[in-house]
RNA sequence: AAAUUUCUUCGAGAAGAGUGAUCUCUACCGGCGGUAUAGCCCGCGAGCGCAAGCUAAUCCGUUUUAAUCACGGAGCCGACAGUAAAGUCUGGAUGAGCGGAGAAAGCA
Numbered sequence: 001a002a003a004u005u006u007c008u009u010c011g012a013g014a015a016g017a018g019u020g021a022u023c024u025c026u027a028c029c030g031g032c033g034g035u036a037u038a039g040c041c042c043g044c045g046a047g048c049g050c051a052a053g054c055u056a057a058u059c060c061g062u063u064u065u066a067a068u069c070a071c072g073g074a075g076c077c078g079a080c081a082g083u084a085a086a087g088u089c090u091g092g093a094u095g096a097g098c099g100g101a102g103a104a105a106g107c108a
Base pairs, nucleotide, nucleotide: 004105005104006103007102008101009100010099011098015026016025017024018023027088028087029078030077031044032043033042034041039076040075047054048053058074059073060072061071062070080091081090082089
C1' cells in the first nucleotide's frame, strides 16, 4: 500500500374529477452501477422458489468519431401483500439489498 471488516452519511417519485371502486376521463412519476447524459441496451435490486432458477416495457428520423442514452416524433412498461382486479391508496418499509462519498481498524 492492498485485500478485508466495521461505522457514518447520501440515493424512489407521482392524482384530481366523476364514482362504491382498482372502473372512466384527464393528468402525473421513473432507484443504483455501466455505456455519449437510459423507466423500456447490459447488470444489480425488492418479490417468488428448498434449490436450479423465474421476474415489465422502443421504435423511426437527425446530429456525432461514437447515442435503442442527446434532439425531434410516435409508442410502451410498472414487484409483493391488502382491498372488488391498484405504477400514483394502505402495508411489510424509520426495512432490506445494491451503489456513491467519508472515517476507523487492519499490515510487510
FMN riboswitch aptamer (RFN element), 108 nucleotides, folded computationally. The model forms 100% of the base pairs in the Rfam consensus. The prediction has a mean pLDDT of 76.